[in-house]
This record gives sequence, C1' cells and structure tokens, in this order.
RNA sequence: GUCCCCGUAGCUCAGUGGAUAGAGCAACCGCCUUCUAAGCGGAAGGUCGCUGGUUCGAGCCCAGCCGGGGACG
Repeated sequence: GUCCCCGUAGCUCAGUGGAUAGAGCAACCGCCUUCUAAGCGGAAGGUCGCUGGUUCGAGCCCAGCCGGGGACG
C1' cells in the first nucleotide's frame, strides 16, 4: 500500500429497514441472613466510533474518515 472482518450500556454480546435499542455479568438500592456469600426483587446506565448520503423511515443499506484484528505484498 491492497483486500477482508469488527466498532451497540463499565465488560461480553444480541438486534438481517418499521412502533419505546435489548440480554447476561459488574456496580447501586431493597428483601432474605446473626454477618458475609449465594438467592430473589427494583431502579439506573446508550448522542449505536465520527461525518455525510439513500429512504416516508437507518443500529441495520452506501461513501469517506478514525480505531482494533487478520491476510497478502
């Protein structure tokens, strides 16, 4: 330099164009317990990497850029 894959909550991921973007774990609050752990319940946590484009509608499709990984030279 060329090509391929990935980027969504603190972490690991789901979400193949349609109503309010979800789960598990962690952390927080509560219940339980003599206490802790385990278990149960609750609430919170997201400008979906950035900027544009397509579309009535984009996390999803397209382009460029940024970052991570890989193959080739």